[in-house]
RNA sequence: GGGCCGGUAGCACAACGGUUAGUGCAGUCCACUCAUAAUGGAUUGGUUCCCGGUUCGAAUCCGGGCCGGCCCA
Numbered sequence: 001g002g003g004c005c006g007g008u009a010g011c012a013c014a015a016c017g018g019u020u021a022g023u024g025c026a027g028u029c030c031a032c033u034c035a036u037a038a039u040g041g042a043u044u045g046g047u048u049c050c051c052g053g054u055u056c057g058a059a060u061c062c063g064g065g066c067c068g069g070c071c072c073a
Stems, first nucleotide, its partner, number of pairs: 001072007010025004018056001027043005049065005
């Protein structure tokens, strides 16, 4: 330098172009318990990497960047 894959909550990941972007873990609160890191319930948390474009509507499609991984040179 080229090709492919990926980037979404603190972490790991979902989401036929269309309800308010969700699940688990973690955090917070409560319950339970002699007690707990176990169990149950509730709840907080988002620039969907960035800039543009298409569209009535974009996490999703298109273009250009940035970052990471793998492969080739």
Overview: A computed fold for a 73-nucleotide RNA from a Gammaproteobacteria bacterium, annotated as transfer RNA. The source organism's lineage runs through Bacteria, Pseudomonadati, Pseudomonadota and Gammaproteobacteria. It matches the Rfam family "tRNA". The family's RNA type in Rfam is transfer RNA.